[in-house]
RNA sequence: GGUCGAUUAGCUCAGUUGGUUAGAGCGCUCGCCUCACAUGCGAGAGGUCCGGGGUUCGAGUCCCUGAUCGACCA
Numbered sequence: 001g002g003u004c005g006a007u008u009a010g011c012u013c014a015g016u017u018g019g020u021u022a023g024a025g026c027g028c029u030c031g032c033c034u035c036a037c038a039u040g041c042g043a044g045a046g047g048u049c050c051g052g053g054g055u056u057c058g059a060g061u062c063c064c065u066g067a068u069c070g071a072c073c074a
Stems, first nucleotide, its partner, number of pairs: 001073007010026004019057001028044005050066005
């Protein structure tokens, strides 16, 4: 220098061909249970979907560009 992949909750990750409200597990908080703790059960909080621009009635999803990380080629 070139090709490709990843970036979504505190962490690990889903998210179908662009569509009706953005999710799961773990973690966290509260309640129930217990003498107490753990387990279990129930409820809840937590998001600028990496930044910017574009296309579209509508973008986490498509296009352009930038950033970070990784793999491969030279």